[in-house]
Molecule: transfer RNA
Organism: Candidatus Moraniibacteriota bacterium
RNA sequence: GGGACUGUAGCUCAGUGGUAGAGCGCGCGGCUCAUAACCGCUUGGUCGCUGGUCCGAUCCCAGCCAGUCCCA
Numbered sequence: 001g002g003g004a005c006u007g008u009a010g011c012u013c014a015g016u017g018g019u020a021g022a023g024c025g026c027g028c029g030g031c032u033c034a035u036a037a038c039c040g041c042u043u044g045g046u047c048g049c050u051g052g053u054c055c056g057a058u059c060c061c062a063g064c065c066a067g068u069c070c071c072a
Stems, first nucleotide, its partner, number of pairs: 001071007010024004018055001025043001027041004048064005
């Protein structure tokens, strides 16, 4: 220098055009003499950034940024 893939909650990941979800975690409660385990409730986000297409974009298109890998 060229190419591919990835970027969504504190972490791991779903969601492929129509108001963004799960598990774990944090917090509160139940259970217990008490702790753990277990059960219930709750908490959670400018969907990496900027534009474009569209009635409508996490999703499609372009550029940029960051990470991983491959080629030179």